[in-house]
Molecule: c-di-GMP-I riboswitch aptamer
Organism: Anaerobacillus isosaccharinicus
RNA sequence: GGUACGAACAGGCAAAACCAUUGAAAAGUGGUGACGCAAAACUAGAGGGGCUACUAUGAACAUCAUUAUGCCAGCCAGUUUCCGAA
Numbered sequence: 001g002g003u004a005c006g007a008a009c010a011g012g013c014a015a016a017a018c019c020a021u022u023g024a025a026a027a028g029u030g031g032u033g034a035c036g037c038a039a040a041a042c043u044a045g046a047g048g049g050g051c052u053a054c055u056a057u058g059a060a061c062a063u064c065a066u067u068a069u070g071c072c073a074g075c076c077a078g079u080u081u082c083c084g085a086a
Stems, first nucleotide, its partner, number of pairs: 005084002012037002017032006035074001041079003047076002049072003056066004
């Protein structure tokens, strides 16, 4: 130094819930808050998977089904990466 690994140290992120706000929704952003995380960093046209359905299409039409052009990286995957005991 590399690969693998996760004791300690330093620093980091922040689930649920609530409040505000954007959005048709999923969800995003900010605040409070920590369930957890060594990648909980990045990648969502050109891996898989999941969520939603404004719109569009269809139907047995107060509704239902299908539909991504909208989302999710804290589902897997890919890429990069802090610290350094055994």